Transfer RNA from a Kiritimatiellota bacterium, 86 nucleotides, folded computationally. Lineage of the source: Bacteria > Pseudomonadati > Kiritimatiellota.
């Protein structure tokens, strides 16, 4: 150069055309405890917002569809194999 596979929160991941981020981790807040540690509840994408609730986000930018992580096209980047190596 050429093929296959990947790129989604702090972190590892799951959804594979129909409510994104299940499920565990960490982290924060409660309970308990004299304190802590383990337990256990609850909350955990990003911006607004007291709050109700609202915008946006799955590498980057088109494209297809009522509806895209997800199917199509250029690009970036990473992992593997090829082929070149003057």
């Nucleotide at each position: 150069g050429c093929c296959u596979g990947g790129g989604u929160g702090g972190c590892g991941g799951a959804a594979u055309g129909g409510c994104a981020g299940a499920c565990g981790c960490a982290a924060c807040g409660g309970a308990c405890u004299u304190a802590a540690a383990a337990u256990c509840c609850g909350u955990u994408g990003a911006c607004c917002g007291c709050a109700a609730g609202g915008u946006c986000g799955u590498a980057u930018g088109g494209g297809u569809u009522c509806g895209a992580c997800u199917c199509c096209c250029a690009u970036c980047c990473c992992a593997g194999g090829c082929a070149c190596c003057a």
Its mean pLDDT, the model's own confidence on a scale to 100, is 80. Its Rfam family is "tRNA". The family's RNA type in Rfam is transfer RNA.